[in-house]
RNA sequence: GGGGGAUUAGCUCAGUUGGGAGAGCGCAUGACUGGCAGUCAUGAGGUCAGGAGUUCGAGCCUCCUAUUCUCCA
Numbered sequence: 001g002g003g004g005g006a007u008u009a010g011c012u013c014a015g016u017u018g019g020g021a022g023a024g025c026g027c028a029u030g031a032c033u034g035g036c037a038g039u040c041a042u043g044a045g046g047u048c049a050g051g052a053g054u055u056c057g058a059g060c061c062u063c064c065u066a067u068u069c070u071c072c073a
Stems, first nucleotide, its partner, number of pairs: 001072007010025004019056001027043006049065005
C1' cells in the first nucleotide's frame, strides 16, 4: 500500500424482509431470611463508532472517515 471482518446498554453479544431497539451478566429498589448469600418481582441504563446519502421509514442499503482484528505484498 491492497483485500476481508468487527464497532448495538457498564461487560459479553443477538437483532439477515428495511417498520417493536433486545437478552444474559452486572447495577438500583422491593419481597422472602435474624443477617449475608441466594431466589423471585419491578426498574434504571442506548447519539446502534462518527458524518453524509437513498427511502414514507435505516442498527440493517450506498459512500467517506476513525479505531481494532486478520490476510497478501